[in-house]
RNA sequence: GGAGUGGGUCGGGCGAUCGCGCCGCCGGGACUUCCGGCGGUGAGGAAAGUCCGAGCUCCGCAGGACGGGAUGCUGGGUAACACCCAGGAGGGGCGACCCUACAGAGAGUGCCACAGAAAACAUACCGCUAACCGCUCGCUGCUAAGGCCGCGGGGGGCAGUAAGGGUGAAAAGGUGAGGUAAGAGCUCACCGCGUCUGCGGCGACGCAGAUGGCAGGGAAAACCUCAUCCGGAGCAAGGCCAAAUAGGGGAAGAGAGGUGGUCCGCCUCACUAUGAUUCCCGGGUAGGCCGCACCGAGGCAGACGGGUAACCGCUGCCCCAGAUGAAUGAUCGCCCCGCGCAGCGGUGCGCCGCUGCGCGGACAGAACUCGGCUUACAGACCCACUCCGACU
Numbered sequence: 001g002g003a004g005u006g007g008g009u010c011g012g013g014c015g016a017u018c019g020c021g022c023c024g025c026c027g028g029g030a031c032u033u034c035c036g037g038c039g040g041u042g043a044g045g046a047a048a049g050u051c052c053g054a055g056c057u058c059c060g061c062a063g064g065a066c067g068g069g070a071u072g073c074u075g076g077g078u079a080a081c082a083c084c085c086a087g088g089a090g091g092g093g094c095g096a097c098c099c100u101a102c103a104g105a106g107a108g109u110g111c112c113a114c115a116g117a118a119a120a121c122a123u124a125c126c127g128c129u130a131a132c133c134g135c136u137c138g139c140u141g142c143u144a145a146g147g148c149c150g151c152g153g154g155g156g157g158c159a160g161u162a163a164g165g166g167u168g169a170a171a172a173g174g175u176g177a178g179g180u181a182a183g184a185g186c187u188c189a190c191c192g193c194g195u196c197u198g199c200g201g202c203g204a205c206g207c208a209g210a211u212g213g214c215a216g217g218g219a220a221a222a223c224c225u226c227a228u229c230c231g232g233a234g235c236a237a238g239g240c241c242a243a244a245u246a247g248g249g250g251a252a253g254a255g256a257g258g259u260g261g262u263c264c265g266c267c268u269c270a271c272u273a274u275g276a277u278u279c280c281c282g283g284g285u286a287g288g289c290c291g292c293a294c295c296g297a298g299g300c301a302g303a304c305g306g307g308u309a310a311c312c313g314c315u316g317c318c319c320c321a322g323a324u325g326a327a328u329g330a331u332c333g334c335c336c337c338g339c340g341c342a343g344c345g346g347u348g349c350g351c352c353g354c355u356g357c358g359c360g361g362a363c364a365g366a367a368c369u370c371g372g373c374u375u376a377c378a379g380a381c382c383c384a385c386u387c388c389g390a391c392u
Stems, first nucleotide, its partner, number of pairs: 001388010012335007020042009044363001048374002051372005056234004068230005073087005088102001089100004103225002108223002111218002125165002127161003132156002135154005141148002173191006192214001193212008238290004248281005258274005298318005304313003336361011
C1' cells in the first nucleotide's frame, strides 16, 4: 500500500424568524372548556414487521385429561423466550473467522423418480473360476485298422464368487499384503465402526487401552416416538360517570269528559281500571373520565465488587414525549460531508491544495408498557485481528 474478518459509536451542527402538542405559573373573560404572557419539555436505532417472550386486564375456581402447538448438543444468564453468553461436535475458509431444526431410522407404518441384476428378510447383468460332458475343432503320441490316451481352444448346463466393469444422489466398511481354482474380513497390519474398561471434564464430549471381523443404506424440513414447555382473548383488554329520544319499574294524580268492568239492554249515581301531567328509580346508547405518561424487570455514570462472558450486586445522580384526526415542523443564513464544473498554485505527471458556483445528505414517524429477533438505511468515525506485496 492492497484485500478482508469481528465488534462498537454516530447518523448533521449553530443562529434568526414564524408555527404546533403537553405540563406548570400568572393575567383577562360569559371562570374546568376560551384568549394572552412567561417558563419547562417534545421520536428512533430501528419508533417499522407484529415474528417470539413477558408485565397488566378480563374470561366460572384455570386443577386434570384428550386434542393442538412450540422447542430439541451441553452448561450458564434472565421475569421469560424460539433471545444472549461460554463450550462440545460436524461442515466451510490459506487465515482472522463464519455456518448448523445438532434427539431417535435396535418401536411401528409408509417412501426412495429415472437408470440399474438388485433401492433392502438382499440380489447376480457383464465378467472371473475348479471339476463335469455319448457336444465340437486343432495338435502330439500309440495302433494293422476301427479307435484310444493326453494337451489346448470353443460351446453347454450345473456350481462357486462379489475382487473388477456397468447403473445411480445413494449399492452391505477403506488401503495394502497374504491366501485361493477364482475370490471374499477368509487371515493379518493400519484407518473407520460397535462393545467394555480406565483417565480427564459439572456436562455435551475427549484421550488411552482391550475386545468383536463388523451390527449393517438414505430420509424424521414423511407420519411417528421420546423429553421439556404452553389455558384463552387482548388497551376496541377492562373500570367509572352519564344527555336527548324511545322502551322498563314505582309513586302522586284536581275537575270535567271518553272507554271498559261491577250489570242482559238503556239512563243516572257510586266504585274501580286506563289515562293527560309531574316526580323518582334502573339498564343501555351518544359523549366524557380512568387505564395512560407511570418509582418502573426504569434511565445514566462509576479507574467500584463478583463472573472468561452474558449478566448480577453496590454507590451516586435523574424523573425523561404523549395525542385521539392524532403535536414533535417550515423558511433563510453560516458551517460540516460527498459529487460535478470553472479558475489559480504545486507536481515525482499518478494527482494534491486553495477559492467560487451548482447539486445532493439516507431508512424512516411513538399511540398501554417492557425484553428480544428480523428487516430497511446516504454517509462518517473508532477499536482489535488476518492474508498478500514492497521497503528498512

Bacterial RNase P class A from a Gemmatimonadota bacterium, 392 nucleotides, folded computationally. The sequence is in RNAcentral, with records from ENA. Rfam family: Bacterial RNase P class A. Gene Ontology terms of the family: dimeric ribonuclease P complex, ribonuclease P activity and tRNA processing. Clan: RNaseP clan.